[in-house]
Context: one part of a larger RNA
Formats: sequence, C1' cells, structure tokens
RNA sequence: UGUGGAAUGCCUGAAGGAAAGGUCCUUUGAGUACGAGAGGAACGAAGGAUCGCAGCCUCUAGUUAACCAGUUGUCUGAUAAGGCAUUGCUGGGUAGCCACGCUGUAGGUGAUAAGAGCUGAAGGCAUCUAAGCUCGAAGCAUCCCCUGAAAAUAGGCAUUCGUUUCCAAAACUUUUUCAUUUCGGUGGAGAAGCGGCGGAACGAGAGCGCCGGUAAAAGACCGGUUUGAUAGGUUAGAGGUGUAAGCUUAAAGCUUCGGCGAUAAGCUAAGCCGACUAAUACUAAUAGCUCGAGAGA
Repeated sequence: UGUGGAAUGCCUGAAGGAAAGGUCCUUUGAGUACGAGAGGAACGAAGGAUCGCAGCCUCUAGUUAACCAGUUGUCUGAUAAGGCAUUGCUGGGUAGCCACGCUGUAGGUGAUAAGAGCUGAAGGCAUCUAAGCUCGAAGCAUCCCCUGAAAAUAGGCAUUCGUUUCCAAAACUUUUUCAUUUCGGUGGAGAAGCGGCGGAACGAGAGCGCCGGUAAAAGACCGGUUUGAUAGGUUAGAGGUGUAAGCUUAAAGCUUCGGCGAUAAGCUAAGCCGACUAAUACUAAUAGCUCGAGAGA
C1' cells in the first nucleotide's frame, strides 16, 4: 500500500516452525519367573544424576572506564579540593549483562515398515494372502507448544463513530423576446425547472510534531502529551562505600627550645553516591500543521 469507511477488543487457523531431546544410576517389581542346585531376569511403577536445548536473575558467583574509600610520584604557593600517570595502582561494589546459579524439558491418538499372527482358497491337505481381518517402531501424521488474515478464495464476532452542508459548468425541458428567411426554418439573448463536471467548508479518525522506553541499525513497536507522574529535577527511602571537612583532645619523634608533628580518638552507622522505588507539576511534553471516507437506500 492492498483487503471498497474509520477505530477498539476478542477469535478462527490455511501455512510455517519446534531439542515435543539423549544416556545412565538407585529403589520397587524380586531373591519372584526360570532352574536339581549354583545362580538369576523382564514388563510396569517411583526417585535422581548427567549431556544437550530454552528461559530467567530471587539466591551463589563473575563483570561493573556508575559510584565510595585507601595510597605512590608529580603539578596547581600551603590547607581543602583537584589534574596527569593503562581507570596510575589497590580494596570494595547497586542496577544491567551473565554462568559456575535458578527454572522447565510430559504423555496420548491414528495409519504403517521389517516382522508376528487369524481366517482362508487357488491346490478336498497345507499355507499370514490371492478376497478379508488383528497387531507392530526413537521413524510418518496428529493432539499439545510458538508464529500466524498479504491465506488475492485477502476470514469471523462484538462495540463505538462517520456517511454532513453549501456553491456550481455543459446538456435537456417549458416559456418570453430579438434578428434573419428561399416562409420549410436558422441564429442570439432572458426567465424558470432539471442536472451535478468541478469546487469549498465540515468531518469519525489517523499521522507529523513534542516527552520517553517493557522496543530498537533506519523504519517499525509500546507508553505519555497539562482532564498529565512520560522524562528530568527536588525530597524521602532500599542499597553501595566505610566514619567526610572543621574543631577539640592525646601523641612517637624532631628542634635554633620559639615550636613543628606522622598518627590515634571524639563530635560521626558520618560524609559522598544512589542506573532502583515512592511522593511532588519545579522544568520540558505548549502551541501548531498535514491527511482523511462521505457509497447505497
């Protein structure tokens, strides 16, 4: 874009996909069947392990150039606060992402293959086959799971809304009048009706724009747009780091005897941060623009 108006919600299911998976152990069955004994199963049932696959982040672990703290060299005159040195190095570390972590990974039905059979003739017997019939696989099809009206045979149901108004050409009909005439007509103008090419407004709704993220390469998708908590900010909190600056006190040691002073303690579970949560219109979503069916009765 189409699906002969628009929107919202719910379905059908053509078709496609699918690891719907593999192996092992234990218990039971059962010291049973079987066997003289020695020995010694299976069908089925239950519980687990492991490999693979898919999803997730509550826990555990990793990462974490968000963040917090410590510290070396050097620079900004000193303190404080910082720059640079692989993020300077080191110790921690939320969200997110992840595995070493957690969760899931069942069964049924149908038609069959090899094969096993029933009945049974040709061929008085026999024979699973010739007619007919019953079983039988991790394979095939299907239920179940995922996608899925663009499935052009373009589906269905429900609800809501729209389907409006005006202007208006030609042609045609009726009528009035003028010119011309070979008197049969021909041409022009006006009025009314009819008509509706085309145009304008209105218009359910949609898009753009703007704020964003359960989404994301661009489009798309999802949410919000003042009748508002969509994002930012602010405040508070979960959480991270680990006790800020400043002041007071203590203090090894040094000293030119005037002082200087690493460090420790208290105020201080402080300070700083806070991808998460909540509250709050303080800031920005303002304003505005474009498209748009209008069929039928």